Model confidence (mean pLDDT): 83 of 100.
SAM riboswitch aptamer (S box leader) from an Anaerolineae bacterium, 107 nucleotides, folded computationally.
Of the family's consensus pairs, 97% are formed in the model.
It was read from a public genome assembly, where an Rfam model found it.
[in-house]
């Protein structure tokens, strides 16, 4: 890097170094010197791995329950769109997908 696969309108910020950018690409709208991203420090959140328990011939599914460890997240639905479908005078909406993320797994 590539594959499978599961999930997503929900919740969670403060200091410190720095100093201008950042929200995957495009586009829009947005955030941002009343401090952008990083990196660090503490703090949350959430429950993918995971742990208990109920389940079973055995193993799972499924359920409720935990948060010590592994990862994740802590502006906006993944911030809206994008292809395709349906609706509509337009719009707005709707539904599936792509594409990106995150877990787990496997090369």
């Nucleotide at each position: 890097c590539u594959c499978u696969u599961a999930u997503a309108g929900a919740g969670a910020g403060c200091g410190g170094u720095u100093g201008a950018g950042g929200g995957a690409a495009c586009g829009g709208c947005c955030c941002u010197g009343u401090g952008a991203a990083a990196c660090c420090g503490c703090g949350g959140c959430a429950a993918c791995c995971c742990c208990c328990a109920u389940g079973a011939g055995g193993c799972a599914a499924a359920u409720g329950g935990g948060a010590a460890g592994g990862u994740g997240c802590c502006a906006a639905g993944u911030c809206c769109g994008u292809c395709a479908g349906c609706g509509u005078a337009c719009a707005g909406g709707c539904u599936g997908g792509c594409a990106g993320a995150u877990g787990a797994g496997a090369g």

It matches the Rfam family "SAM riboswitch aptamer (S box leader)". Rfam links the family to the GO term regulation of gene expression.